This is a predicted structure of a 316-nucleotide part of an RNA (large-subunit ribosomal RNA, domain IV) from an activated sludge metagenome. Its Rfam family is "Bacterial large subunit ribosomal RNA".
Context: one part of a larger RNA
């Protein structure tokens, strides 16, 4: 000289970097003060300020240990003097929330959740275990149990039953064997007829069942656009919302704000390649979740230096 751990650092202060990763800042208690928004509970320790040691005297409260206050003095760079001990603010996405999870690469937007909704079930039920006996739900009884989907609250949840499924109905048609009748050289095999279950055909219901939710042409006193009209076609032609999105190919869409400069972020527009209603939209609070900005702060960096301890190295 190198590496590890720790500490300090002039001036600058994120210029570092995928990204403030890491480090630094803040920190206890008392007093003042505290915004948007909001489900009126919160947000909130919001933010932002001031104080804090020791000594003496006095006052209040308390039976007391103590506790609250006033005045004066006094020391230090520093008084929560060590340890311990939130950095803060703003916007957006996702998930309401506390919780749970891949023991040993994933803690999350995944799972769960309260709530919502659909289906089965009247109890010798339904669902599940078992070959059975028997057992669980349950010594419960539809305000219950089981199963599916969704996932707080708020505003809402459009159209389609043609296909697939489920449920119900059914005069008629179809529909196996057996039984019956007939044929079959006597029997049997076999053949025919009649009868006729479930199922199917047929008729309905059902989408918070599986799912689905168009194309072409023309049209308004500049242009553009098209409320309007025509036509093909479907079971029905995507409603309210939201929208370049965790969904948008073209795409770094266009405009505005943010920057000196922005494939970023936010707000709009929106012709949505290929949004959309058990899910869509919105959303206070919450989050070791994801993206962006500002402030404070800093050895992240400009650009490295020094110190302590250790490792390695060297000598023995």
């Nucleotide at each position: 000289a190198u590496c590890g751990a720790u500490g300090c650092g002039a001036g600058g202060g994120a210029a570092c970097u995928c990204g403030g990763c890491a480090a630094a800042u803040u920190a206890g208690c008392c007093c003042c003060g505290u915004a948007a928004c909001u489900u009126c509970g919160g947000g909130a320790u919001a933010a932002g300020g001031g104080g804090u040691g020791c000594c003496a005297g006095c006052c209040g409260c308390g039976u007391g240990a103590g506790u609250g206050g006033c005045u004066g003095g006094u020391c230090g760079c520093a008084g929560u003097g060590g340890c311990a001990a939130g950095g803060g603010a703003a916007c957006u996405c996702c998930g309401a929330c506390u919780g749970u999870u891949u023991a040993a690469u994933a803690a999350a937007a995944a799972c769960a959740c309260a709530g919502a909704u659909c289906g089965c079930u009247g109890c010798a039920a339904g669902u599940c275990c078992g070959a059975a006996a028997g057992g669980a739900u349950g010594u419960g009884u539809a305000u219950a149990g089981c199963g599916g989907u969704u996932g707080a609250a708020g505003c809402c949840u459009g159209c389609c039953c043609a296909g697939u499924g489920a449920c119900g109905g059914u005069a008629u048609c179809u529909g196996a064997a057996a039984c019956u009748c007939g044929g079959g050289u006597c029997c049997a095999a076999c053949c025919g007829a009649a009868c006729g279950a479930a199922g199917g055909a047929c008729c309905g219901u059902u989408a918070a069942a599986c799912g689905g939710c168009g194309g072409g042409g023309g049209u308004a006193a500049c242009u553009a656009u098209g409320a309007c009209c025509c036509u093909c076609u479907u079971a029905a032609g995507g409603u309210a919302g939201c929208g370049u999105a965790a969904u948008a190919c073209c795409u770094u869409g266009u405009c505005g704000c943010u920057u000196a400069a922005u494939u970023g972020g936010c707000g709009a527009c929106u012709u949505g390649c290929a949004u959309g209603a058990a899910g869509g939209c919105c959303c206070a609070a919450c989050g070791a979740g994801a993206g962006u900005u500002c402030u404070a702060c800093u050895g992240u960096c400009c650009c490295c230096g020094c110190a302590u301890c250790g490792a390695a190295g060297c000598c023995g």